The RNA shown here (c-di-AMP riboswitch aptamer (ydaO/yuaA leader)) has 136 nucleotides and comes from a Solirubrobacteraceae bacterium. It was read from a public genome assembly, where an Rfam model found it. Of the family's consensus pairs, 92% are formed in the model. The coordinates come from a structure-prediction model, not an experiment, and the mean pLDDT is 79. Taxonomically the source falls in Solirubrobacteraceae (Bacteria, Bacillati, Actinomycetota, Thermoleophilia).
RNA sequence: CGCUCCGCAAGGCCGAAUCCCCAUCAGUGGGGAUCGGGGGACCCAGAUGUUUGGGGCGAAUCCCACGGUCAUCCGUGAGAGGCGCAGUUCCGCGCCAGCCCGUCAGCUAACCCCGAAGGCCGUCGAACGAGACCUG
Repeated sequence: CGCUCCGCAAGGCCGAAUCCCCAUCAGUGGGGAUCGGGGGACCCAGAUGUUUGGGGCGAAUCCCACGGUCAUCCGUGAGAGGCGCAGUUCCGCGCCAGCCCGUCAGCUAACCCCGAAGGCCGUCGAACGAGACCUG
C1' cells in the first nucleotide's frame, strides 16, 4: 500500500413493513396515525367455469429442444416477458423465489377482516435533469 473477515456508529438498498402514545425492571402487550393486502351489492362483465379443482400475496411467468423420469417433477440450453441496481436514461451487472387459503371468492359503494416482517451494503463511464451551500 492492497485484499479479505469481524464488530460498532452513521448513511443507504430491496420491501407495504414506518412514526407516535400507554403499560412493563425487561421481555412483551395494547392503542392511534400512516402505508399495504383480502373479502364484499346494484350496474357491468361472463355465458364461462366447476379434480384437468379453483384462488391469494409477490417482479418471480410462459414457450421450445434434449436428457432423467410412469406422470408430476428435476437438470441443461436457448428464447419471449417481468423485476432490481441509490434522480432518469444508455452501457454493464444481478433476479425470476418462497409462502398462504382449503372446494370457495370476477368487478364492486356501504361494510367486514388481515399485515407492518425479513434480508442486504451498491457506487466504472457517459448524457440529461433537480437540489443544497457560500459570495455578490